[in-house]
Molecule: RNase P RNA; transfer RNA
Organism: Gammaproteobacteria bacterium
Order: sequence, then structure tokens, then C1' cells
RNA sequence: GAAGUCGGCCGGGCAAUCGCUGUGCUUAGGCAUGGAGGAAAGUCCGGGCUCCACAGGGCAAGGUGCCAGGUAACGCCUGGGAGGCGUGAGCCUACGGAAAGUGCCACAGAAAAUAUACCGCCGGUAUUGUUCGCAGUACCGGUAAGGGUGAAAUGGUGCGGUAAGAGCGCACCGCGCUGGUGGUAACAUCAGUGGCAGGGUAAACCCCACCUGGAGCAAGACCAAAUAGGGGAACCGCCGGUUUCGACUGGCUGAUAUGGCCCAUAUUGUUCCCGGGUAGGUCGCUUGAGGCAUGCAGUGAUGCAUGUCCCAGAUGAAUGAUUGCUCUCGACAGAACCCGGCUUACAGGCCGACUUCUUUU
RNA sequence: GGGCCGUUAGCUCAGCUGGUAGAGCACUCGGCUUUUAACCGAAUUGUCGUGAGUUCGAAUCUCACACGGCCCACCA
Repeated sequence: GAAGUCGGCCGGGCAAUCGCUGUGCUUAGGCAUGGAGGAAAGUCCGGGCUCCACAGGGCAAGGUGCCAGGUAACGCCUGGGAGGCGUGAGCCUACGGAAAGUGCCACAGAAAAUAUACCGCCGGUAUUGUUCGCAGUACCGGUAAGGGUGAAAUGGUGCGGUAAGAGCGCACCGCGCUGGUGGUAACAUCAGUGGCAGGGUAAACCCCACCUGGAGCAAGACCAAAUAGGGGAACCGCCGGUUUCGACUGGCUGAUAUGGCCCAUAUUGUUCCCGGGUAGGUCGCUUGAGGCAUGCAGUGAUGCAUGUCCCAGAUGAAUGAUUGCUCUCGACAGAACCCGGCUUACAGGCCGACUUCUUUU
Repeated sequence: GGGCCGUUAGCUCAGCUGGUAGAGCACUCGGCUUUUAACCGAAUUGUCGUGAGUUCGAAUCUCACACGGCCCACCA
């Protein structure tokens, strides 16, 4: 100098005038002060809060999935392991179990999972031909080395061995099992041992371990006003008998709700639709798992202690407009109960750490 | 603000225990008819909203995004 990796930050600035909105003061004229974001977004997870339900248990359903830690909690974060990518800094991973069981694997192929013999190779028998070396055909048997099919074909390479072959034997690699060592663990490593066993798929059912009650601030509480507590439909169970198949009749532990079901508990009809009235106010509503600084513990996420600060709270819904100066001429986008994450969008700029290559010293 | 559902041919919809996607109407061509309609026959129909992932293979399974639609106040 070039290329790149990781982490963090900013997101025009200043001034004047006129407005909007929350709060406080007020002599009712005003004055003082606060006023969008890193994502306020998507609503994808987790929690607080509120109501319903709730002794508790069981089933179902859903979610998570290497190990350890952090946290209010998580599917998030941190650290580590394993695998993959990159020269490297680094990055990525739904990463438990296929030897519990079931299912599926189209087409092609002999065979797609209790294996199997299409071609080929080898041996034997019979037969034909013969240049007597052998060759062809048929049958029986051996063989998974070779060919071919496929996404995938029953450990890989080499040597030996054999009629040809084959973990048949051996060496190395891979795999399983056992034991030792290190580590909290995932796992790593070493030694022995087994000739090697059943390919893939669990973002197919499933098994194992752990977790989860439902709904959501239009939750919910209070005050005020007004009207017709009107009409209709569905459900109306289970068992037995009769039947002209429309229904009738008898009995019972009947029905409904507990926002998936049952035990259980509660209520005495329930649910839905068409209607009627009001669409006013107050609370919830912002002091919070809060921000900043310092110190300590920890590799880190994070936790603890001290000090300090108060930083939007609307309800037709505020956060703007004009002018001037200036710069690098300004992206994505705007709160609506509140937090912790994830994901997605984002013009441009700044800072720090590190890697590779080239040049010079 | 909160919750739920959908996207497949020009239109309305099937297909979702994974194996290269169909039906009806419409459109085009041919036949029938003097002509049109109706009818008969044939053919074209498509990046299964977009982008990733799982798998040999995705309309179907998973994740993210985009677009569209529906519902939710109080009182008796």
C1' cells in the first nucleotide's frame, strides 16, 4: 500500500420565530420544563401484569434436543466439544436415538433390505464341432473381485491366498466392544479385543430426556347515561320396548361449564343468531428484571456493591412548519400496557483489534 | 393495538400419509348449422406468492419474507 475478518458507535448540526402535546406553578395574561427508534417494524419466541380456571393426578397435544454455565424466563446469550468451509484472522451447523418397533425409498436395476446371480469369471457333467491346443450350446454348482443400474448396492487400500473368488489370512485406516488416563461433562487419548454386524430417511410415525393451564390492556376495575332484560334456531344424553320408520313410550348417575379430554368440582338448562341501548369519563399508564459512572468477582455471558439521574404517555391520537448559517446534503423508518431476545430493512460515516499478500528499511 | 386464516392455469377450486399437478368455466382450432348460440372433438394451459434449508427427490415438511382477507368495545 492492497484485500479481508471481527467488535463497537453515529444516523446532520446550530440559532431565531410561530405552533402541537404531557407535567408543575400561576396574579388566568402567561412562565418553566419533558417530548420517538436502533430497529418504535415482523408479531417469531420468552416473561411481568390482568381475568378465567386452579388440592392434585392421569391421558392427549405442542415445543426443545452435543456438554456446562448465565438469566425472571427463553427456541436467547457465553464458554467448551465434534463435524464442515477458508492460506489465515475467522465463519457455519434442527448436532439425541436407525442394534425398540412400524412405514417409505418413484424410474432404472438381477437385487432397495428376512438380500440377491442379469452380464461376466471359475469348476463339473452331457453334447456338437475340431487344425486335438480348444471352441460353442445346455444343465448343475461356486463366486460380490470386474461390468452395468441408481441418490444410495452390505467396510476401504495393498499384499498373500484360491479353480475363480471372498476378512479367507495379514498390515494400515475406519467401525463396534472392554479397560486405563485426562476432563464437572460433551469428548479426547492410549492399550486390548471382535473380522466387521442390520444402507438411507426421525424438518416420516415413533422412542428417550426436559419444558408447557387458557386468553389477552379491545386484558380488567370503577362511575355515569340510555334501552324491550324482546324474538328465533340448535343441542335435548344413555339403555330397553313398540312401530305404518313419521314417531310414541318406560327407566337412569339428566344437562351444561371448568377455553383439548377424564377423574373431580361447580351450576341448574346451555350455546349461537337476529335484535335493543350507550359509544362519555377515571384508573390500568409508565420508577423500571431502568439509565449512567466507578469498584470488585468471573476466560466470558453476567452478578454484586456504592454514588448519581428521572428520560414521551397520547385516545382522532402530540413530537411539526418557516427562515438564516454550515457540512460529507442526510438511509431505513415513527411509540400506543411494559420488558428480555431473535429476525428483517437501513444512504453514508467514524473508532478499535486482528489476518493474508506485496514493497521498502 | 391484539388474535386467526389464506396465496395452485385467465377465473373458481381440488391435490398436502413427499415421486415431475388436475376438474369446471373461459380462450384457440376443427366439426355440425344458411349464420350465431348450444352441442361434439382436439390442443395450449402453470418458476404451485418469494427466498433459503431437510431429502436422492418438495405444491406437500421446516424457517424467513411479501401480499391479501376476517374477527375482537361496553350495558341490560